[in-house]
Context: one part of a larger RNA
RNA sequence: UGACGGGGACCCGCACAAGCAGUGGAGCAUGUGGUUUAAUUCGAUGCAACGCGAAGAACCUUACCCAGGCUUGACAUGCAGAUGAUCAUUACAGAGAUGUAAUUUCCCUUCGGGGCAUCUGCACAGGUGCUGCAUGGCUGUCGUCAGCUCGUGCCGUGAGGUGUUUGGUUAAGUCCAGCAACGAGCGCAACCCUUAUCAUUAGUUGCCAACACUUUGGGUGGGAACUCUAAUGAGACUGCCUGGGUUAACCAGGAGGAAGGUGAGGAUGACGUCAAGUCCGCAUGGCCCUUAUGUCUGGGGCUACACACGUGCUACAAUGGUCGGUACAGAAGGCAGCGAAGCCGCGAGGUGAAGCAAAUCCUAAAAGCCGAUCUCAGUUCAGAUUGUAGUCUGCAACUCGACUACAUGAAGACGGAAUUGCUAGUAAUGGUGGGUCAGCAACACCACCGUGAAUACGUUCCCGGGUCUUGUACA
Numbered sequence: 001u002g003a004c005g006g007g008g009a010c011c012c013g014c015a016c017a018a019g020c021a022g023u024g025g026a027g028c029a030u031g032u033g034g035u036u037u038a039a040u041u042c043g044a045u046g047c048a049a050c051g052c053g054a055a056g057a058a059c060c061u062u063a064c065c066c067a068g069g070c071u072u073g074a075c076a077u078g079c080a081g082a083u084g085a086u087c088a089u090u091a092c093a094g095a096g097a098u099g100u101a102a103u104u105u106c107c108c109u110u111c112g113g114g115g116c117a118u119c120u121g122c123a124c125a126g127g128u129g130c131u132g133c134a135u136g137g138c139u140g141u142c143g144u145c146a147g148c149u150c151g152u153g154c155c156g157u158g159a160g161g162u163g164u165u166u167g168g169u170u171a172a173g174u175c176c177a178g179c180a181a182c183g184a185g186c187g188c189a190a191c192c193c194u195u196a197u198c199a200u201u202a203g204u205u206g207c208c209a210a211c212a213c214u215u216u217g218g219g220u221g222g223g224a225a226c227u228c229u230a231a232u233g234a235g236a237c238u239g240c241c242u243g244g245g246u247u248a249a250c251c252a253g254g255a256g257g258a259a260g261g262u263g264a265g266g267a268u269g270a271c272g273u274c275a276a277g278u279c280c281g282c283a284u285g286g287c288c289c290u291u292a293u294g295u296c297u298g299g300g301g302c303u304a305c306a307c308a309c310g311u312g313c314u315a316c317a318a319u320g321g322u323c324g325g326u327a328c329a330g331a332a333g334g335c336a337g338c339g340a341a342g343c344c345g346c347g348a349g350g351u352g353a354a355g356c357a358a359a360u361c362c363u364a365a366a367a368g369c370c371g372a373u374c375u376c377a378g379u380u381c382a383g384a385u386u387g388u389a390g391u392c393u394g395c396a397a398c399u400c401g402a403c404u405a406c407a408u409g410a411a412g413a414c415g416g417a418a419u420u421g422c423u424a425g426u427a428a429u430g431g432u433g434g435g436u437c438a439g440c441a442a443c444a445c446c447a448c449c450g451u452g453a454a455u456a457c458g459u460u461c462c463c464g465g466g467u468c469u470u471g472u473a474c475a
C1' cells in the first nucleotide's frame, strides 16, 4: 500500500421488510448430467453453464458412426507436357457417389499465339485435428457500481503519501465550503434516439367538422379544420414564490404547466478483476495428419432412457368451462411472396383468382361486454396417452414433421424443505406480429398492443456494493 475480520461509523441496491404472482408436487416441451450406444459430434459448468452457441438436426445442415469410393484432390494459384473439348442428352450397372457405352462437340487470331477446359507430373491444396494456459478480435462479470489515475509542487531515507481526506449535499469524486496543495485526464452528467404537449410547413394511399349527392361504404363531389403521417421549431432551467440552510451547494412545500426537480424508457459500460468464455464465426503462432485426422456418396446418429437437476407451457376449475350474439389495437411482414370475395369440405385444407413491390391490396385479435347452460363432481374441470381416418410441405415424413376429425380420457384436489421475479402503465393476465424457415417439433427468442393491481413502517437482520477508520503472525 492492499486484502481480510462472526471489528466500528456512515450510505446505497426488489438486498431484507411490506405486498402480488410464481418455481419446488402433476403431465408435457426443452436444455443438461448420468447411463446406454457402432455413433448417441463438439463446446458452455457457482453467481456469470443448463429454451446457452443453435434466428429453427427428416436428407442437406453435420463436425459423429457404419459401408462404398477418390488421391494435385470438393476448393485456389503457378510451372512443364499432352489433348480439344467441357457441358448436355440417352442407355446399362450400382444404394448412390461413380463407372461404361452411344450421340453431340470449342472461341478469338495479325496464324506467332492467346483464352477456356480435361488429363499427366511437380510446387501445393485441405483439416470443425490439438493448444483460449502462445494470441488478435469479440463477449460475459463485478456494475451504469462511482470510482481509476496523471503533471507540477509539498511531505517521507524509502515503499509511498498528499491531491481523492474533513463538514455539508447529491443518483453521482454531483456540487458547495474548508484545507500544502494547484490543475488536468478517463469515468458521472450533458450532447444522441424513442415517448409525453403545442406550433409551423405539407395533404395522398391517410382524415371528414361544415355543404351537396349517396348503393349508407369517406363511397363520390369537395374540404385542409380535426385525427394522423414526418420534417422543422418551441417547451423544463430549481426559471418563479415561501420556508430551512453557512448570504453556499442544496433540501421541503407551493404556483403555473401536457410534463417538475435526471419527466419516462433506450443507446452509452472508466482503470481493472476472473490465465473467465470462444482456435467449432473469423483471423492467427506453434504442433500434428497428408492414398488420410483431407474429400465425395448412401444409410444411421445428434430425437436413445432404470434415473437426477435447470428453464418453461398446460392445468388442478365457478373471478370458471361450453354455446350463441357483439365491440375495440399496435407493431410488423409480403413477388419463387401476401393472397381477398365466391364455391367445396365437420375440419386441417382444397378450388378460385380480384388486388397489392403496398398509409391504397393481403395476413388479422383475444381477454372484454350481453344472454343461455353446467352446480362442486376427478365433473360439461383437465387434457397426457393410444387407435382409426385424413390434410399439407417436401425426391423422401419408418427411425424422426406439423396440423385436422372421430374415438380414447392418464396424472392432477394449489404442491415439503427450500427458492425466484416484480415499485406503475410495473407485476399479473389476454391475444398479435417478426426473424430463422420448403415444412416444423416455437410452449423458445425478439418485438407489439389490450385489461390492469397490491405494497414499501423502516434499515435490526440475510446478500452484494461504496467511503472513512481500526486490528492482523496474510501478500
Stems, first nucleotide, its partner, number of pairs: 001475002003472003007469007015459002019422005026314008034305002042053002064300007073124001077123008088103006106115003126289002129287003135283002137278003140274001142272001147186006153162003166177003192266004197234007207223002211221003237260001240254005316415001320374007332363003337356002342351003381412001386407007428451007
Small-subunit ribosomal RNA, 3' major domain from endosymbiont of Acanthamoeba sp. S13, 475 nucleotides, folded computationally. The coordinates come from a structure-prediction model, not an experiment, and the mean pLDDT is 83. Its Rfam family is "Bacterial small subunit ribosomal RNA". The full RNA is in RNAcentral, with records from ENA and SILVA.